[in-house]
The part of an RNA shown here (small-subunit ribosomal RNA, 5' domain) has 518 nucleotides and comes from an uncultured bacterium. Its Rfam family is "Bacterial small subunit ribosomal RNA". The full RNA is in RNAcentral, with records from Greengenes. The coordinates come from a structure-prediction model, not an experiment, and the mean pLDDT is 83.
Context: one part of a larger RNA
RNA sequence: GAUGAACGCUGGCGGCGUGCUUAACACAUGCAAGUCGAACGAAGCGGUUUAGCGGAAGUUUUCGGAUGGAAGUUAAACUGACUGAGUGGCGGACGGGUGAGUAACGCGUGGGUAACCUGCCUCACACAGGGGGACAACAGCUAGAAAUGGCUGCUAAUACCGCAUAAGCGCACAGCUUCGCAUGAAGCAGUGUGAAAAACUCCGGUGGUGUGAGAUGGACCCGCGUCUGAUUAGCUGGUUGGUGAGGUAACGGCUCACCAAGGCGACGAUCAGUAGCCGGCCUGAGAGGGUGACCGGCCACAUUGGGACUGAGACACGGCCCAAACUCCUACGGGAGGCAGCAGUGGGGAAUAUUGCACAAUGGGGGAAACCCUGAUGCAGCGACGCCGCGUGAGUGAAGAAGUAUUUCGGUAUGUAAAGCUCUAUCAGCAGGGAAGAGAAUGACGGUACCUGACUAAGAAGCCCCGGCUAACUACGUGCCAGCAGCCGCGGUAAUACGUAGGGGGCAAGCGUUAUCC
Numbered sequence: 001g002a003u004g005a006a007c008g009c010u011g012g013c014g015g016c017g018u019g020c021u022u023a024a025c026a027c028a029u030g031c032a033a034g035u036c037g038a039a040c041g042a043a044g045c046g047g048u049u050u051a052g053c054g055g056a057a058g059u060u061u062u063c064g065g066a067u068g069g070a071a072g073u074u075a076a077a078c079u080g081a082c083u084g085a086g087u088g089g090c091g092g093a094c095g096g097g098u099g100a101g102u103a104a105c106g107c108g109u110g111g112g113u114a115a116c117c118u119g120c121c122u123c124a125c126a127c128a129g130g131g132g133g134a135c136a137a138c139a140g141c142u143a144g145a146a147a148u149g150g151c152u153g154c155u156a157a158u159a160c161c162g163c164a165u166a167a168g169c170g171c172a173c174a175g176c177u178u179c180g181c182a183u184g185a186a187g188c189a190g191u192g193u194g195a196a197a198a199a200c201u202c203c204g205g206u207g208g209u210g211u212g213a214g215a216u217g218g219a220c221c222c223g224c225g226u227c228u229g230a231u232u233a234g235c236u237g238g239u240u241g242g243u244g245a246g247g248u249a250a251c252g253g254c255u256c257a258c259c260a261a262g263g264c265g266a267c268g269a270u271c272a273g274u275a276g277c278c279g280g281c282c283u284g285a286g287a288g289g290g291u292g293a294c295c296g297g298c299c300a301c302a303u304u305g306g307g308a309c310u311g312a313g314a315c316a317c318g319g320c321c322c323a324a325a326c327u328c329c330u331a332c333g334g335g336a337g338g339c340a341g342c343a344g345u346g347g348g349g350a351a352u353a354u355u356g357c358a359c360a361a362u363g364g365g366g367g368a369a370a371c372c373c374u375g376a377u378g379c380a381g382c383g384a385c386g387c388c389g390c391g392u393g394a395g396u397g398a399a400g401a402a403g404u405a406u407u408u409c410g411g412u413a414u415g416u417a418a419a420g421c422u423c424u425a426u427c428a429g430c431a432g433g434g435a436a437g438a439g440a441a442u443g444a445c446g447g448u449a450c451c452u453g454a455c456u457a458a459g460a461a462g463c464c465c466c467g468g469c470u471a472a473c474u475a476c477g478u479g480c481c482a483g484c485a486g487c488c489g490c491g492g493u494a495a496u497a498c499g500u501a502g503g504g505g506g507c508a509a510g511c512g513u514u515a516u517c518c
Base pairs, nucleotide, nucleotide: 001517002516003515005514006513007512008511009510012390013389014388015387016386017385018383019382020348025346026345027344029343030342031341034090035089036088039087040086043083044082045080046079047078048077049076050075051074052073053072058067059066060065097301098300099299106226107225108224109223110222111221112220113219116218117217121214122213123212124211125210126209127208129163131161132160138153139152140151141150142149143148169194170193171192172191173190175188176187177186178185179184199206200205227273228272229271234264235263236262239261240260241259242258243257244256245255246254276298277297278296279295280291281290282289283288303324304323305322306321307320326337327336328335329334354380356379357378358377362376363374364373365372366371393423394422395421396420403414404413405412406411427459430453431452432451433450437445462507463506464505465504466503467488468487469486473502474501475500476499477498483490484489
């Protein structure tokens, strides 16, 4: 000098930041990923029209009735900024959290892929013909305490499956040209063979299929760099290489069969310990040393271990299956759960916050849109935890008041300090006005920031130190006691070093102490 700090004493305001470093310990409760009716059928609700039933008020009456047609109700058709369950589509692989593991192509940096993939988006070209069979929802029956099912029957689609068509696409075969970096790459023409599609509409559009290109995102490989220990010296059997096959988006012992016996290591293998890496941050004149909180990039993980499914993308935090530990429900047969998301609870700890408001802004998902969702985010709350700014008054005022301390009793110090007089109003408080952030509308923040007015010196100073280092001295008490102390060292009867008081010095809404780094 610095800190994600803590502790002691003290504490006025604001702005901007920042806040479980420990138990990757266990979690009550709420929320954190949905959306689309312009893909689909059925249902419900509302509206309109038509038809049936129904018959009120009213009018009339010879009191028998006639006329009149409302409310209500049933059915059908049409319809809706309607509703939620189901089929279907897209998104739940982003965003958010944590740092357990990892000494590794994990990260950083520079390259390579003639060994690769890429939904949504953009551009270009071409196309969309004709059919079929189901399964949910629903209805009926039925098992179970529940979770959850089972059987039978019906039905729609942008769900599913054949057929047709299609080349500059895939595969197989055999050619030519050009080029290169070994395997090869690009282009051209040929034969055989294979694979497409979906509609909706408010008529404006929105979608669908194939091929090629772009953009974006990812995957793999390589050079170099990346902590400590030799009181760890040998390590290795898919191990090292080859042939063939399988597998993958793709190369590869990635996997397998066979063959060979290799591969690594004092330039530190193996083993053990520790650790996410970086941009950065702290310190330092620099070289270095330390560190990796917040913010940004990459990686890994999601109670522990394993596995795949779906998908453009996962081996998937709020998906699935299995095993384990733990917790909960149970009718004991069986089931449910995963805060290292945001709040919050218990526990651990020296120690770390609200079960807040809003989608107004910025972004994200869905939708044609309206809009819906969004604990991302924007804000507010709490904490002097940090940095920065401001205030706690200004001028005048000698009878050098009183008080206190000291004294050689004369005085000296506190000290222009106070009082008194004259002013001012920053902040806080009161009243009035009142934004920008928002493009037409829409403001959580928030009646906030800010402006104006009136008002009272009022509401606002402490902490550490005073032997030397090191700025700042006297008195009393104590008497090697009580105590102090970073080092040297003080204290045994005049202690500037202990305790108190007066005075002084330093910093200041902080001041000291402790811990850690330079």